[in-house]
RNA sequence: GGGGUCGUGGUGUAGCCUGGUUAACACGUCGCCCUGUCCAGGCGCAGACCGCGGGUACGAAUCCCGUCGACCCCG
Numbered sequence: 001g002g003g004g005u006c007g008u009g010g011u012g013u014a015g016c017c018u019g020g021u022u023a024a025c026a027c028g029u030c031g032c033c034c035u036g037u038c039c040a041g042g043c044g045c046a047g048a049c050c051g052c053g054g055g056u057a058c059g060a061a062u063c064c065c066g067u068c069g070a071c072c073c074c075g
Stems, first nucleotide, its partner, number of pairs: 001074007010027004020058001030044004051067005
């Protein structure tokens, strides 16, 4: 230098291919219940507008372009 995969709450992932309700699940945090107390268990809240910028479209996490970072391959 060329190519590929990945980037989504605090953590780990799904959703993308096939655009369409308020982005889902688990763990964790916090609150409540339970208990003499802790753990476990039960209930509930908050938390990501999807790496960044732009484009297409009535509508973009999803499609297109550029760019940044991580890893892998080729030279």